[in-house]
RNA sequence: ACCGACAAUGGUAAACCUGUCGAAAGACAGGGGCACAAAGCCAAGGGUCUAAGGUUCCGUACAAGGAGCUAGGACAGCCCGGCUGCCGAAA
Numbered sequence: 001a002c003c004g005a006c007a008a009u010g011g012u013a014a015a016c017c018u019g020u021c022g023a024a025a026g027a028c029a030g031g032g033g034c035a036c037a038a039a040g041c042c043a044a045g046g047g048u049c050u051a052a053g054g055u056u057c058c059g060u061a062c063a064a065g066g067a068g069c070u071a072g073g074a075c076a077g078c079c080c081g082g083c084u085g086c087c088g089a090a091a
Base pairs, nucleotide, nucleotide: 003088004087011036012035016031017030018029019028020027021026034077040083041082042081045079046078047075048074049073050072053070054069055068056067057066058065
């Protein structure tokens, strides 16, 4: 360097519940614990989710209402990539 033990020391925390924020996706805090050797950090590439706002169309006397697309937003516990990092059996 690679690799990853029924090792040691520690760490993170899915679903779900409560509260706050948000239009939403979701985020944060507390409880909880499915899992994780980068489940630490980074939305640049792919992907997924969202769509208050914008726009096109349907609809309507005008509205209401509905559908598509989208600027933008979210997810690093989807993949790829980048940066950083604890421990040390075996191979």
Molecule: c-di-GMP-I-GGC riboswitch aptamer
Organism: Syntrophomonadaceae bacterium